A computed fold for a 74-nucleotide RNA from a Candidatus Zambryskiibacteriota bacterium, annotated as transfer RNA.
NCBI's taxonomy places the organism under Bacteria, Bacteria candidate phyla, Candidatus Zambryskiibacteriota.
The coordinates come from a structure-prediction model, not an experiment, and the mean pLDDT is 82.
RNAcentral holds the sequence, with entries from ENA.
It matches the Rfam family "tRNA". By type it is a transfer RNA.
């Protein structure tokens, strides 16, 4: 340099053939239970889906270009 991947909540990760509202599990805050902490139970806040463009009536999801990473080959 070259070819592949992989990028979504603090972290771990789904998300079907592009369709209306973007999810779950820990982790964080309230709340029951309890003498009191653990656990278990219920609620709830957290995203402009790496970045800029594009195609569409309509993008996490298709196509381009860059950027971080991990793998192969040189």
């Nucleotide at each position: 340099g070259c070819a592949a991947g992989u990028a979504u909540a603090g972290c771990u990760c789904a998300g079907g053939u592009g369709g209306u509202u973007a999810g779950a599990g820990c982790a964080c805050c309230c709340c029951a239970c309890u003498g009191a902490u653990a656990a278990u139970g219920g609620g709830g806040a957290g995203g402009u889906c790496g970045a800029a463009g594009g195609u569409u009536c309509g993008a996490g999801u298709c196509c381009u270009u860059c950027u971080a990473c991990u793998u192969g080959c040189a």